The RNA shown here (small-subunit ribosomal RNA) has 1417 nucleotides and comes from an uncultured bacterium. The coordinates come from a structure-prediction model, not an experiment, and the mean pLDDT is 82. Rfam family: Bacterial small subunit ribosomal RNA.

[in-house]
RNA sequence: AACGCUGGCGGCGUGCCUAACACAUGCAAGUCGAACGAGAAAGGGGAGCAAUCCCUGAGUAAAGUGGCGACCGGGUGAGUAACACGUGACUAACCUACCUUCGAGUGGGGGAUAACAUCGGGAAACCGAUGCUAAUACCGCAUAACAUCGCAAGAUCAGAGCCGAAAGGCGCUGGAAGAGGGGGUCGCGGCUGAUUAGCUAGUUGGCGGGGUAACGGCCCACCAAGGCGAAGAUCGGUAUCCGGCCUGAGAGGGCGCACGGACACACUGGAACUGAAACACGGUCCAGACUCCUACGGGAGGCAGCAGUGGGGAAUUUUGCGCAAUGGGGGAAACCCUGACGCAGCAACACCGCGUGGAGGAUGAAGCCCCUUGGGGCGUAAACUCCUUUCGACCAAGACGAUAAUGACGGUACUGGUGGAAGAAGCACCGGCUAACUCUGUGCCAGCAGCCGCGGUAAUACAGAGGGUGCGAGCGUUGUUCGGAAUUAUUGGGCGUAAAGGGUGCGUAGGCGGUGCCACAAGUCACUUGUGAAAUCUCCGGGCUUAACUCGGAGCCUGCAGGCGAAACUGUGGUGCUGGAGUAUGGGAGAGGUGCGUGGAAUUCCCGGUGUAGCGGUGAAAUGCGUAGAUAUCGGGAGGAACACCUGUGGCGAAAGCGGCGCACUGGACCAUAACUGACGCUGAUGCACGAAAGCUAGGGGAGCAAACAGGAUUAGAUACCCUGGUAGUCCUAGCCCUAAACGAUGGAUGCUUGGUGUAGCAGGUACCCAAUCCUGCCGUGCCGAAGCUAACGCGAUAAGCAAUCCGCCUGGGGAGUACGGUCGCAAGGCUGAAACUCAAAGGAAUUGACGGGGGCCCGCACAAGCGGUGGAGCAUGUGGUUCAAUUCGACGCAACGCGAAGAACCUUACCUGGGCUCGAAGGCAGUGGGCCGGGGGUGGAACAUCCCCUUUUCGCAAGAACUGGUUGGGAAGGUGCUGCAUGGCUGUGGUCAGCUCGUGUCGUGAGAUGUGGGGUUAAGUCCCGCAACGAGGCGCAACCCUUAUCCCUAGUUGCCAUCGGGUCAAGCCGGGCACUGUGCAGAAACUGCCUCGGAUAACGAGGAGGAAGGUGGGGGAUGACGUCAAGUCCUCAUGGCCUUUACGUCCUGGGCUACACACGUGCUACAAUGCCCGGGACAAACCGUCGCAAACCCGUGAGGGGGAGCUAAUCGGAAAAAGCCGGGCUCAGUUCGGAUUGGAGUCUGCAACCCGACUCCAUGAAGCUGGAAUCGCUAGUAAUCGCGGAUCAGAACGCCGCGGUGAAAACGUUCCCGGGCCUUGUACACACCGCCCGUCACAUCACGAAAGUGGGCCGUACUAGAAGCUGGUGUGCUAACCGCAAGGAGGCAGCCAUCCAAGGUACAGCUCAUGAUUGG
Repeated sequence: AACGCUGGCGGCGUGCCUAACACAUGCAAGUCGAACGAGAAAGGGGAGCAAUCCCUGAGUAAAGUGGCGACCGGGUGAGUAACACGUGACUAACCUACCUUCGAGUGGGGGAUAACAUCGGGAAACCGAUGCUAAUACCGCAUAACAUCGCAAGAUCAGAGCCGAAAGGCGCUGGAAGAGGGGGUCGCGGCUGAUUAGCUAGUUGGCGGGGUAACGGCCCACCAAGGCGAAGAUCGGUAUCCGGCCUGAGAGGGCGCACGGACACACUGGAACUGAAACACGGUCCAGACUCCUACGGGAGGCAGCAGUGGGGAAUUUUGCGCAAUGGGGGAAACCCUGACGCAGCAACACCGCGUGGAGGAUGAAGCCCCUUGGGGCGUAAACUCCUUUCGACCAAGACGAUAAUGACGGUACUGGUGGAAGAAGCACCGGCUAACUCUGUGCCAGCAGCCGCGGUAAUACAGAGGGUGCGAGCGUUGUUCGGAAUUAUUGGGCGUAAAGGGUGCGUAGGCGGUGCCACAAGUCACUUGUGAAAUCUCCGGGCUUAACUCGGAGCCUGCAGGCGAAACUGUGGUGCUGGAGUAUGGGAGAGGUGCGUGGAAUUCCCGGUGUAGCGGUGAAAUGCGUAGAUAUCGGGAGGAACACCUGUGGCGAAAGCGGCGCACUGGACCAUAACUGACGCUGAUGCACGAAAGCUAGGGGAGCAAACAGGAUUAGAUACCCUGGUAGUCCUAGCCCUAAACGAUGGAUGCUUGGUGUAGCAGGUACCCAAUCCUGCCGUGCCGAAGCUAACGCGAUAAGCAAUCCGCCUGGGGAGUACGGUCGCAAGGCUGAAACUCAAAGGAAUUGACGGGGGCCCGCACAAGCGGUGGAGCAUGUGGUUCAAUUCGACGCAACGCGAAGAACCUUACCUGGGCUCGAAGGCAGUGGGCCGGGGGUGGAACAUCCCCUUUUCGCAAGAACUGGUUGGGAAGGUGCUGCAUGGCUGUGGUCAGCUCGUGUCGUGAGAUGUGGGGUUAAGUCCCGCAACGAGGCGCAACCCUUAUCCCUAGUUGCCAUCGGGUCAAGCCGGGCACUGUGCAGAAACUGCCUCGGAUAACGAGGAGGAAGGUGGGGGAUGACGUCAAGUCCUCAUGGCCUUUACGUCCUGGGCUACACACGUGCUACAAUGCCCGGGACAAACCGUCGCAAACCCGUGAGGGGGAGCUAAUCGGAAAAAGCCGGGCUCAGUUCGGAUUGGAGUCUGCAACCCGACUCCAUGAAGCUGGAAUCGCUAGUAAUCGCGGAUCAGAACGCCGCGGUGAAAACGUUCCCGGGCCUUGUACACACCGCCCGUCACAUCACGAAAGUGGGCCGUACUAGAAGCUGGUGUGCUAACCGCAAGGAGGCAGCCAUCCAAGGUACAGCUCAUGAUUGG
């Protein structure tokens, strides 16, 4: 600036950034009668009957001649990259009207012409002819100080008058000077592109002319061939320049609006005229476009002056007042003119100032908002009381600006008065950055967002509200610029890995350069002079009430130029030096290069011999070769390529690179000597040369190898990896190509800076002699490390350290090393090298995790070794699915699926059908009535759900009280409805895995590390040793607790019974006893304590002794680290929010959860002889029982019934343990296996066994003959097998939780599968490998490139054209002044011709923009 919302006052500024687009209308430059001639009319007065005349108006108006002005002032920024501008010089190479000063003059003549009049043409604009006239208009003559020309003599050149009574004044002419203004030249300065590298013929210079106020190729003729350019010419793009303005600490960066200076332009292009000055905004001519008038013949016009209009645009004002002031023009003056200017108007556009009230006022109104309902906030805010009146309103008076007159502003500013808190507040924001928080609505919707990002039902981020924060007549948004950004780094950056060292050398320009002395003074420094306009800026004062604003003074203007000095440093010149550099002499080392020879091993091929069936190849194979004789082996031969061992982080080379041996030619480095030169040096843009492999051209060569290709395998496929073949090529000669992870990802050269240890070369020293070896020096090449550096990693005399020097290169990722252009190349392609668009990152180093079909160590029934199962059958049970009115809900890999459910016939129950209730099913309060319980009837499918009727409890004499149900009221309800992703609690899981942390210290810029990594050891982060860690110990581990095994003490009933006595068919049955067993309680015991060995003497391990038990004693329980899975549960409970309230609540009936083509999980029973059946007869533990367990006895085949002793339990009961053992039967069969299913009959529980219980008996007797792929459990009292008990429970286990009996096998071992622990490694993963991520294809959209072309703009060259105009030529036509007596002449004009030249035309190039079917990444 604009836009959105809002808007009280004043001051002071500013106001078309776009279309230099087009313009209606008015105004913006005139003035002078004292230069000149002519000269109205209306009106007024008078005369006349009237026509008319006279006076006045008036020498006025309007016009003309003439003078001055119009070139100033005002506007705009199109063009211009230029001496256009800025700054400083120069002009002896120049001009200057008006003004000032000085000095000189102003005499005498002449001829015209406009106006005007008459006639004519034209629509108009306007024009023509004839006639009259004046001047300060025009022209001669005279004079000439000065001036001009000339060496001089000398020559040449002027004028105008007007006013005034006069004095005089104003003018005029030529000249000298001044002031101010202008023209010209030069140094320096300020944009961009090299994907513009060469440009230039008047070009560069000279001589001579022309032209100009003036220099000059400014123009012309001739001569010469120059001039400019990498310090960027030419070309393209963009752009008025400056004082200054904004920003910044500064250096810089951006800008050039207003004000001031300069320039340029005036519809577009060209041209001159006049003039002191113009090539002239409101002058002329021509051409062009456009607009207007027209009688169609012809004419008129130029707002980028002030207003204003249309248009364009996001956007920019009044067709105002006045010459009062300031300034300008004319005039002697009065005065006239002045859209310059002074003012006013419009616009919050900017800046500045003021106000919209001030004081008091509640434990704090109402209202609104929040709330844990207690309260809190808006809030002294309001109301209310007192006070004030700025601004505004009204009334009155009223300036300065003008020292005399004149005031547009303006009845304005200012002042006084009147009245009343009265007329005057909004905007943005409130997740972080960034000051400011809650509620509601919404539910990835609507929307927000400058960046990060919010929104998927608890949003401080959306929208509204309350509250708050910020600013305030403004507030936000958008745009632009600088800053922050040291993110282009001069001040002040970088290049090993983040972007960035050229592949390497030689070397041009350039940059930089050792040391002594002398000189100069360009750089440098000091002083001084001029300039650096004013305004702006800073400081100090002053004026408007203040401020903004403005006035005065000072400073500043960091610059440029001149003068005078200094001489350290740089530079320049001179003269020296030897340390840099080079030369010389003497040495040794080396895969350094080029050429020519030559050698052996091996592969292959050929020939021959021996020899026979295979060879070859692979993970395994096959293709292939081989009986036509391969492979193997021996001999001979051919040919090509490469050089084993030596060989070494050894050597050489600038890099690329170089490896058998010999010869020839040849480059460089190193050591020693210190003779010579005397800075000769370093670097190096452009340039030149070299430059692996692959590739290309031509000709050779071709053994092996081997892209392409073929075949065989592998595979889902396999255009691959593996195999068999195999062509270019690899090799040589000549010529191209010129790239690379051309790497040390580290440019060259120089100097300086603690050390250690290898290795190559040379020299010196030492060891009596003898050095590859020891010591030293130099020069290479490695490793480790100090300081220092580094983001870290790391580098560390071979620096990535400290310095100075030169070159190259970088500036977010992608697009892209791509496109276009240029250039090189035979091609492939190389070099140079963008943009649109897109992303909010891309990247480096390091850290912690996680992961790996990475590594090391180690565990676990993880595998292996075993035993038994599951998967096949039938049944049970759970789940999915399906079905249904409903089959209520949850749980889904391990870690859902005999799970919640330790037990669905009703109930449970949450589901469905139907019927009811609405303060409701429970509790509390108050009232009412007399209920309750029970019975009967009606309603209804039925109901103890409802409705109606009958009957009416206990205590008390009564009052009243109690129990219980109904009803009324109010306060409260209720919900197994949703959200486990809002939550608490609880639980699962990893995992009883050995881990997880902390304090202090130390290390690290930091994340973090250390501790906790190392060596051993353990079940264990268990312990020991070591260690920049020490510790806690913190949570875990272990231990402490319970249980089991031994002993001891104690106790002695309900247990036990050895001894004594009694007693029975038998029996601890009785007396008695507490010894034993057992039980209860309290203790002991085991600790690697002891011995041997191993180990580091440790921890610990192996073995042994003793012991009931030995290395955690065994087993088990309780105990579960930090954390993970948004794991599970809102249906145990609790709970936020949401939803529901005659229903999603509640009561009830019946049904359902028990369905059934199927699929899966978990189990039971089996398939049989290690079995089944019958009979006989042994041995447990644990547990339960009064709402119960129930014995004996009786009945029943049985379930069970009757019965009821005993028992609140070491006493009584459940209770029979079963497998086992003994005897008998069965004999391999769908059976004396197996028991499903079904029929019949029963028992029990219960209100009730139909849907839908368990059990019994009789009958029936299905599938099934050991189970595919696959898969599960178990390491010892374990698996397997056998039975027993309990919880739940009226009844209803094959499930679950416990108990004991019998009682195995196998473990070489840790390669593999699964899971886990520690260390280490890689990582582009961190929602962490169930990660990340690549490409094609499909669709849509956008930007850019290519494309047959097409269209426009700009520009170049050549040719053509040639208006107006200047100049030149001509001038036969015309012609006042001068000359001449005249004829005529001089001079002038028209016309014509020529040079130059604008628009226009033709042709061919170039640049650029747009567009183009299709196409590319």